[in-house]
Context: one part of a larger RNA
RNA sequence: GGCAUCUGGCGGAUGCCUUGGCGAUAAGAGGCGAUGAAAGACGUAAUAGGCUGCGAAAAGUUUCGGGGAGUUGCCAAUAAGCUUUGAUCCGAAAAUUUCUGAAUGGGGAAACCCACCACUUUGUGGUAUCUUUAACUGAAUACAUAGGUUAAAGAAGCAAACCCGGAGAACUGAAAUAUCUAAGUAACCGGAGGAAAAGAAAUCAAUUGAGAUUCUCUUAGUAGUGACGAGCGAAAAGGGAAAAGCCCAGUGGUUUUAUUUUAUAAACUGGAAUAAUCUGGAAAGGUUAACAAUAAAAGGUGAUAGUCCUGUACAGGUAGAUAUAGAAUAAAAUCCUCGAGUAAGGCGGGACACGUGAAAUCCUGUUUGAAUAUGGGGGGACCAUCCUCCAAGGCUAAAUACUCCUUAUCGACCGAUAGUGAACAAGUACCGUGAGGGAAAGGUGAAAAGAACCCCGAAAGGGGAGUGAAAUAGAACUGAAACCGGAUGCUU
Numbered sequence: 001g002g003c004a005u006c007u008g009g010c011g012g013a014u015g016c017c018u019u020g021g022c023g024a025u026a027a028g029a030g031g032c033g034a035u036g037a038a039a040g041a042c043g044u045a046a047u048a049g050g051c052u053g054c055g056a057a058a059a060g061u062u063u064c065g066g067g068g069a070g071u072u073g074c075c076a077a078u079a080a081g082c083u084u085u086g087a088u089c090c091g092a093a094a095a096u097u098u099c100u101g102a103a104u105g106g107g108g109a110a111a112c113c114c115a116c117c118a119c120u121u122u123g124u125g126g127u128a129u130c131u132u133u134a135a136c137u138g139a140a141u142a143c144a145u146a147g148g149u150u151a152a153a154g155a156a157g158c159a160a161a162c163c164c165g166g167a168g169a170a171c172u173g174a175a176a177u178a179u180c181u182a183a184g185u186a187a188c189c190g191g192a193g194g195a196a197a198a199g200a201a202a203u204c205a206a207u208u209g210a211g212a213u214u215c216u217c218u219u220a221g222u223a224g225u226g227a228c229g230a231g232c233g234a235a236a237a238g239g240g241a242a243a244a245g246c247c248c249a250g251u252g253g254u255u256u257u258a259u260u261u262u263a264u265a266a267a268c269u270g271g272a273a274u275a276a277u278c279u280g281g282a283a284a285g286g287u288u289a290a291c292a293a294u295a296a297a298a299g300g301u302g303a304u305a306g307u308c309c310u311g312u313a314c315a316g317g318u319a320g321a322u323a324u325a326g327a328a329u330a331a332a333a334u335c336c337u338c339g340a341g342u343a344a345g346g347c348g349g350g351a352c353a354c355g356u357g358a359a360a361u362c363c364u365g366u367u368u369g370a371a372u373a374u375g376g377g378g379g380g381a382c383c384a385u386c387c388u389c390c391a392a393g394g395c396u397a398a399a400u401a402c403u404c405c406u407u408a409u410c411g412a413c414c415g416a417u418a419g420u421g422a423a424c425a426a427g428u429a430c431c432g433u434g435a436g437g438g439a440a441a442g443g444u445g446a447a448a449a450g451a452a453c454c455c456c457g458a459a460a461g462g463g464g465a466g467u468g469a470a471a472u473a474g475a476a477c478u479g480a481a482a483c484c485g486g487a488u489g490c491u492u
Stems, first nucleotide, its partner, number of pairs: 001491009016443002020414002022411007029403002031158002039100003042055003046078001049075003061094006070082003105114003115127005129155009162193001163191004173180001177227001203210002214241004224232002245395003248339001250336001252335014268316003274289005290307002298310003344368008354380001375390005430437002453464004
């Protein structure tokens, strides 16, 4: 040095687990905000820090209801307290709610600085802007108007997606590229609702008829469109979901408010039935013998429990206040005269599956400009015939879309390099001037019983002792391999 066996270190794979995620289903909710939101800053306990809660009334205050023995949130203990005169806790309704923030008295480098006015003056309240309405005033300029002041009401800002409207790319594809495509997509702006939008035929159809809108299957990758390239791409009919019709001066529609009435919504309560023995640290396991079941869903308990605990099936309960929904009544607001600078034409664009084409139909920047039911529009250039409908006013539930969020349930979903970025002080630590980027990190044991005491040592660490079923379960706690040692044997 090699090989073999044994035994350690390092390392954190693997197995098992789950506090956390992911995806669905069914209900609910679909908003919060000048009565100051979302989001924060700073405080707040006997306490140094973080999280949670709360706001100078500060891990809390009041009332009512529930509940019935412990409790003063977590890391996390100690002290000092509270509590059957009912605490802690749970539910409902209130009070308080610093400062910043739409932030609104003025300013500002957010959480800070500086004011004025009134009043019942250790303090409380008011003072932004815009719109509408009303009142009082009031120029040039006589009446007036502009303007000014005051009052009342409303608005603003935030929020995951869904919806409507405005405005609107490029990469890309066409194997290049310009029409075209991507795509009316993304990003941006405005607005609304729990849905929005659309909507009761100047619609389709085709010689028979249908009968508002929306969504879906199908028609159909068809008819079409297209440097007839790449591509784009319908509609009638038919099957379903859901169905609802109305108004224009009235016995009206819609919305709001008030009153009455009905229903629903909380915490919560009761809730069956097992013993012995064996193994074991521990019985829920084995054996023997029972019981209950409208309850063999699930979780926990020292191993695997229908009968130990929480529960489950089932049954019951809920004051006051509040909220929601329905109905009735009353009041108020608002809307509406059958639709002319309209239909239609010219020019220029856009939308229609349809790229100007034979291009109907719809919208309109510009310019012309009808008829009035004895009339007018459409039926894909246009004309006739025929059929069908009545524009230029308005409202309308459901079927449909979505999920920041709540509750319940489920999964041939994950199980700590997975599953959310985040099972842990995670949008934290850290990085960046900033926009922004963005981790790693779970597991003793049934119970801390977390190793008193002694010894070596400065300590770390170790040896005894002790706990425990186990300490090679010792806080680095399952512990594979690579890698690094030690002992023994053989061999060079």
Molecule: large-subunit ribosomal RNA, domain I
Organism: uncultured Alphaproteobacteria bacterium